[in-house]
RNA sequence: AGCCGAUAAGGGCAACCCUGCGGUGACGCAGGGGCGCAAAGGCGCGAGACCGCAUCCGCGGUCGGUCGGCCUGCCGAA
Numbered sequence: 001a002g003c004c005g006a007u008a009a010g011g012g013c014a015a016c017c018c019u020g021c022g023g024u025g026a027c028g029c030a031g032g033g034g035c036g037c038a039a040a041g042g043c044g045c046g047a048g049a050c051c052g053c054a055u056c057c058g059c060g061g062u063c064g065g066u067c068g069g070c071c072u073g074c075c076g077a078a
Base pairs, nucleotide, nucleotide: 004076005075012037013036017032018031019030020029021028022027035065041071042070043069045068046067047066048063049062050061051060052059053058
């Protein structure tokens, strides 16, 4: 350094729900809260699901805690 991931150490994030705000909506942001996560950090590239519009073809959007992939990162037992 790489692979790997401990009853290690220091920590980090924050599910569901509630409140407020934004949005047609999916959902997002903030506070509370803590289900969990060794990348639950980042990227909508591929898939998938969801929302809006549309007679169909389709178009636009949302989800990174749905999966795959890519990029980056703390620590160092076996």